[in-house]
Context: one part of a larger RNA
RNA sequence: CUGGGCGUAAAGGGCGUCUAGGUGGUGGGGAAAGUUGGCUGUGAAGGCUCCUGGCUCAACUGGGAGAGGUCAGUCAAAACUACCUGACUUGAGGGUCGGAGAGGGGUGUGGAAUUCCCGGUGUAGCGGUGGAAUGCUUAGAGAUCGGGAGGAACACCAGUGGCGAAGGCGACACCCUGGCCGACAACUGACACUGAAGCGCGAAAGCGUGGGGAGCAAACAGGAUUAGAUACCCUGGUAGUCCACGCUGUAAACGAUGAUGACUGGGUGUGGGAGGUAUUGAACCCUUCCGUGCCGAAGCAAACGCGAUAAGUCAUCCGCCUGGGGAGUACGGCCGCAAGGUUAAAACUC
Numbered sequence: 001c002u003g004g005g006c007g008u009a010a011a012g013g014g015c016g017u018c019u020a021g022g023u024g025g026u027g028g029g030g031a032a033a034g035u036u037g038g039c040u041g042u043g044a045a046g047g048c049u050c051c052u053g054g055c056u057c058a059a060c061u062g063g064g065a066g067a068g069g070u071c072a073g074u075c076a077a078a079a080c081u082a083c084c085u086g087a088c089u090u091g092a093g094g095g096u097c098g099g100a101g102a103g104g105g106g107u108g109u110g111g112a113a114u115u116c117c118c119g120g121u122g123u124a125g126c127g128g129u130g131g132a133a134u135g136c137u138u139a140g141a142g143a144u145c146g147g148g149a150g151g152a153a154c155a156c157c158a159g160u161g162g163c164g165a166a167g168g169c170g171a172c173a174c175c176c177u178g179g180c181c182g183a184c185a186a187c188u189g190a191c192a193c194u195g196a197a198g199c200g201c202g203a204a205a206g207c208g209u210g211g212g213g214a215g216c217a218a219a220c221a222g223g224a225u226u227a228g229a230u231a232c233c234c235u236g237g238u239a240g241u242c243c244a245c246g247c248u249g250u251a252a253a254c255g256a257u258g259a260u261g262a263c264u265g266g267g268u269g270u271g272g273g274a275g276g277u278a279u280u281g282a283a284c285c286c287u288u289c290c291g292u293g294c295c296g297a298a299g300c301a302a303a304c305g306c307g308a309u310a311a312g313u314c315a316u317c318c319g320c321c322u323g324g325g326g327a328g329u330a331c332g333g334c335c336g337c338a339a340g341g342u343u344a345a346a347a348c349u350c
Stems, first nucleotide, its partner, number of pairs: 004321003007304002012318001014201004021194003025088002028085003033081002035077007042069001048066007091191001092188002095184005103177007110154001115149007125136002162169002206247006215241002220236004258317006266295011299306002323350003332343004
C1' cells in the first nucleotide's frame, strides 16, 4: 500500500458556515466523452507460458508458437455515468395561518439571604471540631429589633421538562434579534448532500487595560492532626470569581457514538402542534407530525450492551486509527503579550 476498522480495545475533527472537490430525484429527446462489441494497425529484442533442440542432467542457452495494452485508428451499439435540450414534483426552498421555548444581545426593576455600618434591647460568652485550639468578645460580642450601604446569585415553580450547531442557557418587564414545529397547499422546479482549505463561534482557568469586590476562595499565615503533614479538618485571607473592551482557543469540549438520506415487529412514559371522538368545558380515547426517555422482536456485538434518537440493513461525503514506551515530546513552521496552542518526528528500548 492493500485489507480491516473508529461507544468502552488505537481511532469521530469541540461546534458551525461556506469554497474547491466528491456524490446526486423522476420520465422524454439528442449527441456519443466514459462504457461495450467487431475489424485493422501496432505491442523491437530480452523476459513469461507451451512445444521443441544444444551443453551427460539442470541452471544456462537456440528455434517455433502464444499470451501480454488505461495503445492507436475505424465501424457499430446506446442500457448505465457524464454532457446538451426541453419537461415533471416526491428532494430542497418558499407563501399563508397558527404555536411552544432558561435560544442570543441590550436596558431597567424586584424580593429572600450573606456581609458590613448606624441605633435600640440585653449580658457573658460566641465560634469551631472527632475532640480542640488559633480567631471574635466587657472599648459590650454572639442573640434580637429597626434603619442604611454594597456586591453576587436568582429558592419554590423545576420535570431522564424546554431551547440552542456546539460551548451553553433558569427572578421579572420592555426593546432588538436567530432558529424550530404544525396545518393548508398557491408558487419555484433538483435550486440538493457532504465538505479539504478559509472564516466564525467556542466552558473553566489564564493574560492585558480600566472598574467593582458581598460571599466564596488557589497562593499565603496561623491553629490542629501526625513519626513527619509543605495535605485532608479549623480560623483568617490575596489573586480570582463580577462588569466593559481586547486576547487566549483548550477540556472526560462525552452520547467517549461525524453529517445527510432510505429501509427494518412492538410496548410504555413525557414535551410541542394538528385532526377526529367526546363533553357544558379543559379531561378521557383514537389518528398523525416533530422532540425527548425507558423496555424490548429481528439483527448486530469480543462481551458489556445497541436496538426507528441503532452500535441493525444500505448509500454519499468528510475526519481519524495502524503495538507499548520514547511523545502529543524535540526540531522547524504558523499563531500568542505571556502562559502556551497547533502541526509533528527520530534515535533508543520492550
Molecule: small-subunit ribosomal RNA, central domain
Organism: metagenome